RNA sequence: GGGCCCAUAGCUCAAUGGCAGAGCAAGCGGCUCAUAACCGCUGGGUUCUUGGUUCGAAUCCGAGUGGGCCCACCA
Numbered sequence: 001g002g003g004c005c006c007a008u009a010g011c012u013c014a015a016u017g018g019c020a021g022a023g024c025a026a027g028c029g030g031c032u033c034a035u036a037a038c039c040g041c042u043g044g045g046u047u048c049u050u051g052g053u054u055c056g057a058a059u060c061c062g063a064g065u066g067g068g069c070c071c072a073c074c075a
Stems, first nucleotide, its partner, number of pairs: 001071007010024004018055001026042005048064005
């Protein structure tokens, strides 16, 4: 330098153009003599940044940033 893949809640991941979700973690409550486990509830998001397409974008397109893999080049 070239190609491919990834970026969504604190963590691991869904959502293939039409209300952004689950599990775990956290908080509160129940249960218990108590803790854990178990059960219920609650909060938590500028979907990496920016621009575009569209009635409508996490999703499609351009540019950029960060991470991973492969190839090439230099000394």
The RNA shown here (transfer RNA) has 75 nucleotides and comes from an Armatimonadota bacterium. The coordinates come from a structure-prediction model, not an experiment, and the mean pLDDT is 82. It matches the Rfam family "tRNA". Its family is annotated with triplet codon-amino acid adaptor activity in the Gene Ontology. By type it is a transfer RNA. The RNAcentral record of the sequence draws on ENA.